[in-house]
RNA sequence: UCGACGAAACGGCAUACCCGCCGAAAGGCGGGGACGCAAAGCCUCGGGGCUACCGCGACGAAGGUCGCCACGCCGGCUGGGCUACCGAA
Numbered sequence: 001u002c003g004a005c006g007a008a009a010c011g012g013c014a015u016a017c018c019c020g021c022c023g024a025a026a027g028g029c030g031g032g033g034a035c036g037c038a039a040a041g042c043c044u045c046g047g048g049g050c051u052a053c054c055g056c057g058a059c060g061a062a063g064g065u066c067g068c069c070a071c072g073c074c075g076g077c078u079g080g081g082c083u084a085c086c087g088a089a
Base pairs, nucleotide, nucleotide: 005087006086012037013036017032018031019030020029021028022027035076041082042081043080045079046078047077048074049073050072055068056067057066058065059064
């Protein structure tokens, strides 16, 4: 110096919940707030999960209801890729 690893230190992020906004919803953004996180930083290529506007089918006089379906969403589900602070064993 590099990789692995994760004691300590400086710090970092921000679950649930609440408020406002966007969205059909899942969910996202901002503020508050901390359950936790050594990548809980970034990326949907693989797996997995969530929602079902549109579309298709069935029922119905209709409103609508039910079923199927991502092109939508989840990186704090996981595999993987990229990057990164510190330095004990």

Predicted 3D model of an 89-nucleotide RNA (c-di-GMP-I riboswitch aptamer) from Gemmatimonas sp.
Of the family's consensus pairs, 95% are formed in the model.
The coordinates come from a structure-prediction model, not an experiment, and the mean pLDDT is 90.
Taxonomically the source falls in Gemmatimonas (Bacteria, Pseudomonadati, Gemmatimonadota, Gemmatimonadaceae).
It matches the Rfam family "c-di-GMP-I riboswitch aptamer". Rfam describes the family as follows. GEMM was predicted in a large-scale screen for bacterial structured RNA regulatory elements.